Predicted 3D model of a 167-nucleotide RNA (glmS glucosamine-6-phosphate activated ribozyme aptamer) from Geomicrobium halophilum.
RNA sequence: UCCAUUCCAAAAGCGCCCGGACUGUUUUGGACGGUACAAAAAACAGUUGACGAGGUGGAGGUGUAUCGAAGAUCGGCGGAUACCUCCCGGUUGAACAUGUCACAACCGCAAGCCUGAGCUCAAAACGAGGAGGCGACUCUUCGCACAAAGCAAUGGCAUUGACGAAA
Repeated sequence: UCCAUUCCAAAAGCGCCCGGACUGUUUUGGACGGUACAAAAAACAGUUGACGAGGUGGAGGUGUAUCGAAGAUCGGCGGAUACCUCCCGGUUGAACAUGUCACAACCGCAAGCCUGAGCUCAAAACGAGGAGGCGACUCUUCGCACAAAGCAAUGGCAUUGACGAAA
């Protein structure tokens, strides 16, 4: 230094890199009036490869998983709180409370449908620096602004059927 094993830590725009692109070195090569430097190719070694907001009942399935920002985040692999089905447990279905069943629409600390005052410190990008590297680039400090989804007051619409109970 490498490999194997064991233990610990670490995550969801999260992790990784066999493509691509870019950088360096060497070689080939070719351009040119000559010399020298370009284009192109190969090998080796590197760099890059998603900015925050939001999001987990269980099992299975699918898998290009919600929202916007950006001088754009290509492609691939794996994963993921997304989505679907079933299950578990619940909410609403008012106005004589509560209970059971069915049905309908919903919820996973919230919960019928519509509306949406308001709430929600965005971060990168950008600007000014610092450190490292031959370089591509990497890390970091300060400053500035701007989202959508989502939650939600108010208002409107709806407010089933049977049994039982009670009167």

Rfam family: glmS glucosamine-6-phosphate activated ribozyme aptamer. The family's RNA type in Rfam is riboswitch. About the family: This entry contains a glucosamine-6-phosphate activated ribozyme that is found in the mRNA for GlmS. GlmS is an enzyme that uses fructose-6-phosphate and glutamine to generate glucosamine-6-phosphate. For this family Rfam cites "Evidence for preorganization of the glmS ribozyme ligand binding pocket" (Hampel and Tinsley, Biochemistry, 2006).